THF (Tetrahydrofolate) riboswitch aptamer, 95 nucleotides, folded computationally. It matches the Rfam family "THF (Tetrahydrofolate) riboswitch aptamer". Rfam describes the family as follows. Tetrahydrofolate (THF) riboswitch was first reported for Ames et al. as an RNA motif in 5' untranslated (5'-UTR)regions of folate transport and biosynthesis genes in Firmicutes genomes. Of the family's consensus pairs, 94% are formed in the model. It was read from a public genome assembly, where an Rfam model found it.
RNA sequence: GACAGAGUAGAAAAAGCGCGUUAAGUGCCUGCGGAUGGGAAGUUGCCGCAGGACGAAGGGGCAAAGCCCCGCGGUGCUUUUUCGCAUCCGCUGCC
Repeated sequence: GACAGAGUAGAAAAAGCGCGUUAAGUGCCUGCGGAUGGGAAGUUGCCGCAGGACGAAGGGGCAAAGCCCCGCGGUGCUUUUUCGCAUCCGCUGCC
């Protein structure tokens, strides 16, 4: 120097355990802030906070507090599998 490869944030699916169903959460808009392969750099993407608009699926069992069962929610977390950063440098293999 050439060629090949690994790894981020995170996404999807499945399983498990929860939460809500007395409406939180999710999704949408605006503002501010933050993290984001080992280094540089950063946003199409991600997260947090504040504000705004919108908005729902309940049913059954037990004597009952309440618990349980079947659902529902663009629901949370964990695990597994698959996918996963343009550019420059670095790392691994090979010539």